[in-house]
RNA sequence: GGGCCUGUAGCUCAGCUGGGAGAGCACCAGAUUUGCAUUCUGGGGGUCAGGGGUUCGAUCCCCCUCAGGUCCA
Numbered sequence: 001g002g003g004c005c006u007g008u009a010g011c012u013c014a015g016c017u018g019g020g021a022g023a024g025c026a027c028c029a030g031a032u033u034u035g036c037a038u039u040c041u042g043g044g045g046g047u048c049a050g051g052g053g054u055u056c057g058a059u060c061c062c063c064c065u066c067a068g069g070u071c072c073a
Stems, first nucleotide, its partner, number of pairs: 001072007010025004019056001027043005049065005
């Protein structure tokens, strides 16, 4: 330098044929307990890596850039 893959909540990840942004763990509150833990119930938290484009509508499609991984040179 070139090819491919990955980037979504604090962490690990899902997200169907383009239309609701989600799960588990973590965090907060309440219940339970003498107290802690466990368990149960509820809640908060998102620039979907960044920018642009297509579209009525983009996590999803197209282009560029950034970061990480991998292969080739």

Annotation: Model confidence (mean pLDDT): 82 of 100. Predicted 3D model of a 73-nucleotide RNA (transfer RNA) from an uncultured bacterium. It matches the Rfam family "tRNA". About the family: Transfer RNA (tRNA) molecules are approximately 80 nucleotides in length. By type it is a transfer RNA. It was read from a public genome assembly.